A computed fold for a 350-nucleotide part of an RNA from an uncultured prokaryote, annotated as small-subunit ribosomal RNA, central domain. RNAcentral holds the full RNA, with entries from ENA. The coordinates come from a structure-prediction model, not an experiment, and the mean pLDDT is 89.

[in-house]
Context: one part of a larger RNA
RNA sequence: UUGGGCGUAAAGCGCGCGUAGGCGGGUAGGUAAGUCGGGUGUGAAAGCCCGGGGCUCAACCCCGGAACUGCGCCCGAAACUACUUAUCUUGAGUACGAGAGGGGGAGGCGGAAUUCUUGGUGUAGGGGUGAAAUCCGUAGAUAUCAGGAGGAACACCAGUGGCGAAGGCAGCUUCCUGGAUCGAUACUGACGCUGAGGCGCGAAAGCGUGGGGAGCAAACAGGAUUAGAUACCCUGGUAGUCCACGCCGUAAACGAUGUUCACUAGGUGUCGCGGGUAUUGACUCCUGCGGUGCCGCAGCUAACGCAUUAAGUGAACCGCCUGGGGAGUACGGCCGCAAGGUUAAAACUC
Numbered sequence: 001u002u003g004g005g006c007g008u009a010a011a012g013c014g015c016g017c018g019u020a021g022g023c024g025g026g027u028a029g030g031u032a033a034g035u036c037g038g039g040u041g042u043g044a045a046a047g048c049c050c051g052g053g054g055c056u057c058a059a060c061c062c063c064g065g066a067a068c069u070g071c072g073c074c075c076g077a078a079a080c081u082a083c084u085u086a087u088c089u090u091g092a093g094u095a096c097g098a099g100a101g102g103g104g105g106a107g108g109c110g111g112a113a114u115u116c117u118u119g120g121u122g123u124a125g126g127g128g129u130g131a132a133a134u135c136c137g138u139a140g141a142u143a144u145c146a147g148g149a150g151g152a153a154c155a156c157c158a159g160u161g162g163c164g165a166a167g168g169c170a171g172c173u174u175c176c177u178g179g180a181u182c183g184a185u186a187c188u189g190a191c192g193c194u195g196a197g198g199c200g201c202g203a204a205a206g207c208g209u210g211g212g213g214a215g216c217a218a219a220c221a222g223g224a225u226u227a228g229a230u231a232c233c234c235u236g237g238u239a240g241u242c243c244a245c246g247c248c249g250u251a252a253a254c255g256a257u258g259u260u261c262a263c264u265a266g267g268u269g270u271c272g273c274g275g276g277u278a279u280u281g282a283c284u285c286c287u288g289c290g291g292u293g294c295c296g297c298a299g300c301u302a303a304c305g306c307a308u309u310a311a312g313u314g315a316a317c318c319g320c321c322u323g324g325g326g327a328g329u330a331c332g333g334c335c336g337c338a339a340g341g342u343u344a345a346a347a348c349u350c
Stems, first nucleotide, its partner, number of pairs: 003322004007304002012318001014201004021194003025088007033081002035077008049065006091191001092188004096183003103177007110154001115149007125136002162169002206247006215241002220236004258317006266295011299306002323350003332343004
C1' cells in the first nucleotide's frame, strides 16, 4: 500500500514466445449493461447539521426540519465505454522483386604459429630475470635445414563497421535454415499492443558419461623476493580449456536505461537499399526509408548528464522499490546428481 518513484541515490525480470487478464483504428445503424437526467420506494431509532424549547447557564434532555452522498423499481437520453450488424484502409499482415550481413545448424578444406617426433648440419651452452636460481644440455641441447604427428585458434582485411531477442557471432567453401531492410503494385480487413502464471533460449565456471589433449593453466611442486610471502616474478604442472550427448540457469547477463505507439529544432560521420541531377563511366551534388555513432536547441535532471536511438511530452501493459545492518541469510516449498539456484522472513541492532 494513499502516494511518490526505478541511468548513477532503494528499484527494469538476462532475453524471447505466448495463456488468462488489461488496453485497443475510421464510418454508419441497432441495443441500452456501464454512464447521465427525472420520478418513486427504501435508507429504523439515536448521533452529526439547522431551527425552536426545558433544567439559573452549559454539559445533558425534548420537539421539528434537513441530511443519510446508498440501494431497488419505473420513465427517459444515446455523446462516450460495452455488445451487435454492415462497411473502410491508415494499424497489423500476406504475395512479388532487389541487394546487405562474423544470424543459426551440419559437412569438407587451408595456411601461419606453438609443441612433440625422425633425419641432416653443428658445438657448448641454452633458458629465464630487476638480478638470479630452480630447469634443459656433451646420452649432443639452444640455433638451423628437411620430413612426419597432433590439437587448438583463425594474423592482415578490421572499422564508435555488420548480424542477432538476449547470451553472443569472424580463415575459406558446400548444403540446410531464421530474421531484418528497401522498392513498386496487388491482396486480407483491426487479424493489434502488453503479458500474471507457463514454455523456450541463455557467457564463463561447474557437474555426469564417453572421447580428445598442442598451447595455456586453477590446484599442486620447486626456485626466487621478503621480517614472513600459503602472493606478485621464474621453472614445471593436473583438472579444465576442445568434441558428442545430458545437466546447471547464474553474471558489472550493463545502455547499470522493460516492451509498444504517437508527437517535439538542427548539424555532422558511417552502414544497407531507393529516387533525382550529372557523367562515356566510377565520382560529385540534392533527396526518401531503415540501422549505427558524435555534437547540440527546447524541455527534463539533485547534479552528472539525456536530448527524434530521450533520461523531453503523452498513451497502454508488465516487472520492481519503500532507511542501514542482520540478509539475498534462516526456516519451509519448488528445482538440481552435486555444487547450488529460486521464492524469502524475524529477533536483535544503529